[in-house]
RNA sequence: GCGGGAUUAGUUAAAUGGUAUAACUUCAGUUUUCCAAACUGAAAUCGGGAGUUCGAUUCCCCCAUCCCGCACUA
Numbered sequence: 001g002c003g004g005g006a007u008u009a010g011u012u013a014a015a016u017g018g019u020a021u022a023a024c025u026u027c028a029g030u031u032u033u034c035c036a037a038a039c040u041g042a043a044a045u046c047g048g049g050a051g052u053u054c055g056a057u058u059c060c061c062c063c064a065u066c067c068c069g070c071a072c073u074a
Stems, first nucleotide, its partner, number of pairs: 001070007010024004018054001026042005047063003051059001
């Protein structure tokens, strides 16, 4: 340099052109003599930008970071 893949909550993952989901974590409550566990509820996420669209996390383009392969290494 060329090609491919990945990026979603604090963490690990899912899903999707029409309210973004689960587990763990965190917070509050119930229960318990207390703690833990259990149960209930809540908070928190689509890497950045531009475009298409009535509507984009999803499609297209650019950028960033990481991973893999190929090439080059005068």

Predicted 3D model of a 74-nucleotide RNA (transfer RNA) from Candidatus Nomurabacteria bacterium CG1_02_43_90.
The source organism's lineage runs through Bacteria, Bacteria candidate phyla and Candidatus Nomuraibacteriota.
It matches the Rfam family "tRNA". The family's RNA type in Rfam is transfer RNA.
Its mean pLDDT, the model's own confidence on a scale to 100, is 81.